[in-house]
Molecule: Bacterial RNase P class A
Organism: Ornithinimicrobium sp.
RNA sequence: UGAGUCGGCCAGGCGGCCGCGUUGGGCAUGCGCUCUGAAGUGCAUGACCCACCGAGGAACGUCCGGGCUCCACAGGGCAAGGUGAUGGCUAACGGCCACCCGGGGUGACCCGCGGGAUAGUGCCACAGAAAACAAACCGCCACCGGAAGACCGGUGGUAAGGGUGAAACGGUGGUGUAAGAGACCACCAGCACACCAGGUAACUGGUGUGGCUAGGUAAACCCCACCUGGAGCAAGACCAGACAGCACGCGCUAAGGGCUGCCCGUCCGAGCGUGCGGGUAGGUCGCGACAGACGGCUGGCAACAGUCGCCGUAGAUGGAUGGUCGCCCGUGUCGCAACGCCAGCAAUGGCGCGGCACCGACAGAACCCGGCGUAUCGGUCGACUCAUCCA
Numbered sequence: 001u002g003a004g005u006c007g008g009c010c011a012g013g014c015g016g017c018c019g020c021g022u023u024g025g026g027c028a029u030g031c032g033c034u035c036u037g038a039a040g041u042g043c044a045u046g047a048c049c050c051a052c053c054g055a056g057g058a059a060c061g062u063c064c065g066g067g068c069u070c071c072a073c074a075g076g077g078c079a080a081g082g083u084g085a086u087g088g089c090u091a092a093c094g095g096c097c098a099c100c101c102g103g104g105g106u107g108a109c110c111c112g113c114g115g116g117a118u119a120g121u122g123c124c125a126c127a128g129a130a131a132a133c134a135a136a137c138c139g140c141c142a143c144c145g146g147a148a149g150a151c152c153g154g155u156g157g158u159a160a161g162g163g164u165g166a167a168a169c170g171g172u173g174g175u176g177u178a179a180g181a182g183a184c185c186a187c188c189a190g191c192a193c194a195c196c197a198g199g200u201a202a203c204u205g206g207u208g209u210g211g212c213u214a215g216g217u218a219a220a221c222c223c224c225a226c227c228u229g230g231a232g233c234a235a236g237a238c239c240a241g242a243c244a245g246c247a248c249g250c251g252c253u254a255a256g257g258g259c260u261g262c263c264c265g266u267c268c269g270a271g272c273g274u275g276c277g278g279g280u281a282g283g284u285c286g287c288g289a290c291a292g293a294c295g296g297c298u299g300g301c302a303a304c305a306g307u308c309g310c311c312g313u314a315g316a317u318g319g320a321u322g323g324u325c326g327c328c329c330g331u332g333u334c335g336c337a338a339c340g341c342c343a344g345c346a347a348u349g350g351c352g353c354g355g356c357a358c359c360g361a362c363a364g365a366a367c368c369c370g371g372c373g374u375a376u377c378g379g380u381c382g383a384c385u386c387a388u389c390c391a
Base pairs, nucleotide, nucleotide: 001387002386003385004384005383006382007381008380009379010378012328013327014326015325016324017323018322020054021053023051024050025049026048027046028045029044030043031042032041033040034039056362060373061372063371064370065369066368067367068232069231070230071229075264076263077262078261080228081227082226083225084224086098087097088096089095100114101112102111103110104109115223116222120221121220122217123216124215137162138161139158140157141156142155143154144153145152146151170188171187172186173185174184175183189213191210192209193208194207195206196205197204198203236285237284238283239282245276246275247274248273249272250271256268257267258266259265290312292311294309295308296307297306298305299304329360330359331357332356333355334354335353339352340351341350342349343348
């Protein structure tokens, strides 16, 4: 210098004017309390004034986990759903970290929905003779028939060779045979078991023995191990307020309801269901301070944990967080008419520059938090790898 890999950060800036919301203060109004007045104080309201603060890295999707709330602290069985190598982290997780195994890359590094196919069942397109207790299309061999060693037909043997396919029932060499075949032998690959060494473990390396060989697919059913009570802030609690009942059916000899979808079991139990009619649809809390952010130190490879310091940072409920103007930054476009510079004798061209566009992404909290996934104009920083060149 070029080509890459991984990770972090920013998400237009500043100012003027106007506007919106929460909170606090002032002021005003209303109500209450202190025996009354004065004065003070509490609550509420306000369209008035002031001050502080006011969206994100994903606030998004709502996919997973947890906090919190209620259901009777929620029993047993079945069903259903989820997870899936190992060790660790965590409140928990399907997340994260480290490592193992497999695959890709020269490499930094990346990818894996990574238990079981020797429990059983199913499936394996097209091609091919045959797709799984194998199979005979060509070929090879033997026998029979056709005057027949060569050609043709038939019967049988054969998986060594050809051909098909993503995949054809170990590979190479030899013995053997009519031709062949783990039929037999040597070596190699692979499988199972045992032992030794290293590692917490997954696993790795080595030695020996065995039968000679086992296809793939579990994001197909299934099997194994582990996990899961249900509903969700419209949870739930409180305040204020309105109304009008009637008819039919069932029921206290147990209807109906709750405990998970079903069953068992258990608890509550005098009301329940349907139809017609009537009323309300307001307020307060929950609700912002915590598994909190940032920095240092210590332990750990790391995720993370401990400790010290420091900071306070949205809370709407028809739903605030905005609009406009000016300057600057970035981007795009037009132009050399002005100014400056460069090239050229010049015409002219280019750059700074000037004008315009408004172009500046994805996207808007709604109980909270940890993750994952997805969207994103661009800019910037760091670490590392490969190639080449120079010293």